[in-house]
RNA sequence: GAGCUAUCAAGAGUUGCGGCUAGGGAACUGGCCCUAUGAGCCGCACGGCAACCUUUGAGUCUUUCUUGAAGGUGCCAAAGCCAGCCCCCACCAGGGGGGACGAUAGGUC
Numbered sequence: 001g002a003g004c005u006a007u008c009a010a011g012a013g014u015u016g017c018g019g020c021u022a023g024g025g026a027a028c029u030g031g032c033c034c035u036a037u038g039a040g041c042c043g044c045a046c047g048g049c050a051a052c053c054u055u056u057g058a059g060u061c062u063u064u065c066u067u068g069a070a071g072g073u074g075c076c077a078a079a080g081c082c083a084g085c086c087c088c089c090a091c092c093a094g095g096g097g098g099g100a101c102g103a104u105a106g107g108u109c
Stems, first nucleotide, its partner, number of pairs: 001109002004106005013046001015045006023034003028084004047076003051073009080101001085098005
């Protein structure tokens, strides 16, 4: 990098310090929001969430399921911020479902 499987409407720092700097919220478009009271990115420290994987303890013990801890990733504005493509309901507005694309984990090439 490619493809496969699972999940994505929940949860958790607008924390502190240093550096870069004007954009940023995945791509493009339309919205909307964040941002010199420094967003965003990088590094350090501390705090937290809990999806996947590993190890391990306890309960359960038909299947198995529940639960604690540690570790490996990940994550800590807004539903993946909303939407764009297809189908259904509908007078409109709007609502429901499915895709596409993206993100995270696991293992495969």